[in-house]
Context: one part of a larger RNA
RNA sequence: ACCAUGGAGUGCAUCUGACUGGCGAGUCUAAGGGGUGAACCCCCGGAGGCAUAGGGAAACCGAUACGGCCGCAGUCUUUGACCAGGGCCACCGUCUUCAAGGGCGGGGAGCCAACCGGAUGCGACCCGAAACCAAGUGAUCUACGCCGGAGCAGGGCGAAGCGUGGCGAAAGCUGCGUGGAGGCCCGUUAGAGUUGGUGUCCUACAAUACCCUCUCGUGACUCUGGUGUAGGGGUGAAAGGCCCAUCGAACUUGGCAACAGCUGGUUCCAACCGAAACAUGUCGAAGCAUGACCUCUGAUGAGAUAGUUCGUGAGGUAGAGCGACCGAUUGGGAAUCCGGACUCCGAGAGGAGUUCGCUUCCCUGUCAAACUCCGAACUUACGAACGUCGUCGACUCAGGGAGUCCGGUGUGCGGGGUAAGCUUGUGCACCGUGAGGGAGACAACCCAGAGUUAGGUUAAGGACCCAAAGUGUGGAUUAAGUGCGAUUGAAGAUUGUCUCGAGCCCUAAACAGCCGGGAGGUGAGCUUAGAAGCAGCUACCCUCUAAGAAAAGCGUAACAGCUUACCGGCCGAGGUUCGAGGCGUCGAAAAUGAUCGGGGCUCAAAUCCACCUCCGAGACCUAACAGCGCCCAUUAGGGCGAUCUCGUAGGUUGGCAUACUGUUUGGGUGGAAGCACGGGAGAGAUCUCGUGUGGACCGAGCAGCAACGAAAAUCAUGGU
Numbered sequence: 001a002c003c004a005u006g007g008a009g010u011g012c013a014u015c016u017g018a019c020u021g022g023c024g025a026g027u028c029u030a031a032g033g034g035g036u037g038a039a040c041c042c043c044c045g046g047a048g049g050c051a052u053a054g055g056g057a058a059a060c061c062g063a064u065a066c067g068g069c070c071g072c073a074g075u076c077u078u079u080g081a082c083c084a085g086g087g088c089c090a091c092c093g094u095c096u097u098c099a100a101g102g103g104c105g106g107g108g109a110g111c112c113a114a115c116c117g118g119a120u121g122c123g124a125c126c127c128g129a130a131a132c133c134a135a136g137u138g139a140u141c142u143a144c145g146c147c148g149g150a151g152c153a154g155g156g157c158g159a160a161g162c163g164u165g166g167c168g169a170a171a172g173c174u175g176c177g178u179g180g181a182g183g184c185c186c187g188u189u190a191g192a193g194u195u196g197g198u199g200u201c202c203u204a205c206a207a208u209a210c211c212c213u214c215u216c217g218u219g220a221c222u223c224u225g226g227u228g229u230a231g232g233g234g235u236g237a238a239a240g241g242c243c244c245a246u247c248g249a250a251c252u253u254g255g256c257a258a259c260a261g262c263u264g265g266u267u268c269c270a271a272c273c274g275a276a277a278c279a280u281g282u283c284g285a286a287g288c289a290u291g292a293c294c295u296c297u298g299a300u301g302a303g304a305u306a307g308u309u310c311g312u313g314a315g316g317u318a319g320a321g322c323g324a325c326c327g328a329u330u331g332g333g334a335a336u337c338c339g340g341a342c343u344c345c346g347a348g349a350g351g352a353g354u355u356c357g358c359u360u361c362c363c364u365g366u367c368a369a370a371c372u373c374c375g376a377a378c379u380u381a382c383g384a385a386c387g388u389c390g391u392c393g394a395c396u397c398a399g400g401g402a403g404u405c406c407g408g409u410g411u412g413c414g415g416g417g418u419a420a421g422c423u424u425g426u427g428c429a430c431c432g433u434g435a436g437g438g439a440g441a442c443a444a445c446c447c448a449g450a451g452u453u454a455g456g457u458u459a460a461g462g463a464c465c466c467a468a469a470g471u472g473u474g475g476a477u478u479a480a481g482u483g484c485g486a487u488u489g490a491a492g493a494u495u496g497u498c499u500c501g502a503g504c505c506c507u508a509a510a511c512a513g514c515c516g517g518g519a520g521g522u523g524a525g526c527u528u529a530g531a532a533g534c535a536g537c538u539a540c541c542c543u544c545u546a547a548g549a550a551a552a553g554c555g556u557a558a559c560a561g562c563u564u565a566c567c568g569g570c571c572g573a574g575g576u577u578c579g580a581g582g583c584g585u586c587g588a589a590a591a592u593g594a595u596c597g598g599g600g601c602u603c604a605a606a607u608c609c610a611c612c613u614c615c616g617a618g619a620c621c622u623a624a625c626a627g628c629g630c631c632c633a634u635u636a637g638g639g640c641g642a643u644c645u646c647g648u649a650g651g652u653u654g655g656c657a658u659a660c661u662g663u664u665u666g667g668g669u670g671g672a673a674g675c676a677c678g679g680g681a682g683a684g685a686u687c688u689c690g691u692g693u694g695g696a697c698c699g700a701g702c703a704g705c706a707a708c709g710a711a712a713a714u715c716a717u718g719g720u
Base pairs, nucleotide, nucleotide: 001720002719003718004717005716006715011122012121013120014119015118016117017116020113021112022111023110026050027049028048032044033043034042035041054061055060064090067089068088069087070086074082075081076080091106092105093104094103095102096101125265126264128262132255133254134253135252136251137250143229144228145227146226147225148224149223150222151221152219154186155185156184157182161178162177163176164175165174166173167172191216192215193214196212197211199210200209231247233243234242235241268655269654270653271652272651273650278291279290280289281288282287293403294401295400296399297398298397299396303389304388305387307386308385309384310383311382312381313380314379315378319374320372321371327367328366331363332362333361334360335359338357339356340355341354342353343352344351345350407431408430409429410428411427412426413425414424415423416422436447437446438445451625452624453623454622455621456620457619461615462614463613464599465598466597470612472611473610474609475608476607477606483601484600492586493585494584496583497582498581499580500579501578502577503576504575505574513570514569515568516567517566519543520542521541524538525537526536549564552563553562554561626645627644628641629640630639631638632637656709658706660704661703662702663701664700665699666698667697674693675692676691677690678689679688680687681686
């Protein structure tokens, strides 16, 4: 890993609801007893429980055996009458009480049992901790202590002490020898340790090894026998180390099926309906309760209001505006009271003027979530009409059962943030719980809401090939592979190219090009070494002319020289400038190999405009069938459904299958069960038939009972 087998809502008690049954103002027995044909059954047993009266804290007091009206179902003599249940009054009990008012109750329905849904307590659907506590077992490993015992080649250094020589007044100093100290030195002695290689090994030789290297090696040394200390305890030259491969509290057994708001799993089919991820509270935030939302049942009995329009009200957003408030805010002009600074006149008082500020007026340019003289769409309350739903029971009410309390995306409008596949609100839609077609693949984007089978028509999107359908028609643009339909491309730049508009020049010849001229007074004056068109300053005249600057640029030391303006000739039709738009271009940088889905595409298979024809879904249409709902019907059956049939959590309902028991009824050696293969029926769970094998038991109907259905749990056990 695979297969087989096993594997998860159970039992008791109490409460509560539905359903069925028994008796009924009552109802039921419990313990226990008796009988018997015994998972049983029958007969006693009323102790006691619940109900039959309530109100009040209590003392205590103590109620309609039906008066009135309305009225559903129903019935009838049917525009109506009577009206079970029901509703509204009236009346009564009690408490409060000066009174009034108010609270609770009243015109008899309960009790018991089976089964089912749920709640609570227990192991409580199953498996799962790390832990906690108790009683014991461990110091044969290891830590430390105590009592015994054993061990350490060889070499080196050479302390004290001692002897002797020298010196000294002495204390003493000193040389040489001797001596043999030391947690001394070297050391693969034995033995002990374990620094580095971060070597080898790492399903190992080994649940800590191997090799090389390294440390200690007379000591706080090493080894050994015995013995002691025990689990919140020991021991520890201290690392939370060690206490038998177990240590931030050993191991074994028990409490124990510990508890788990946490993870995983939870076994057959089908039908109807179908959520929530919100609010409030919470030692609450991974939970729970209540409400909202879902479902089922019952009651009541006539109206209800998704949609559209109108009427009457409500609202202050979008927009707009601000010579309507409030606050912000550009420039210019004018006026003059006042204030500051400065200038001038004046001896001073003061006067005249410039400028800044303030104020007023005129023109001009702008804003606001917490501004508004205004002001929509839209939303909303009530009413009406149409529409829709409703006696086949809507709306409403009561009760049983839930799930949900991590939501997400798009879009409109917001708050926070530089921003985010960010965060936080709100309306709608979708995903969640939604399949199908398209978007290359792609929860929420586009189309479209799926009973089954078949045929057709379309939607979104497409029609060169992959790949169903046009290498479709007409016109234009792009040359960048721009682009090839959702997957960014900015500010800025652009004589790329196309279109449109405007101004000016132009056959009296425009624009460009080529040919020729481009002169004289004069080298203007000044300056200067020089200044001659061209360092600088001043002026910028006149002549000849078709035209030619007191010179626009280059150049020279200064000249010279080369162009330009300006003029003529050749040529011959548009030229030039500005603005707007379309498609392009540059701007343009990312990490393994690129790409429009690919191939590939250029009067496109790109882009824009217009048009025709096809393809294309579970949508729509048609036919048949099924279920569900409703109607008719004694059964069989028939009819209607444009407005029924997607569905997670979940609610409700109907079935299939397994084991055993009771009862009824069948099959089997003329071949049961089981197994293998094949045929048939059913929407399915499943049922049935045939053949072979097998060789002795096995079904069906109606009931009952349950250790009753496996693909998942890093499930358990076994096998391969």

Large-subunit ribosomal RNA, domain II from Haloferax larsenii JCM 13917, 720 nucleotides, folded computationally. Lineage of the source: Archaea > Methanobacteriota > Halobacteriales > Haloferax > Haloferax larsenii. Its Rfam family is "Archaeal large subunit ribosomal RNA". Rfam links the family to the GO terms structural constituent of ribosome and ribosome. The sequence was found in a public genome assembly.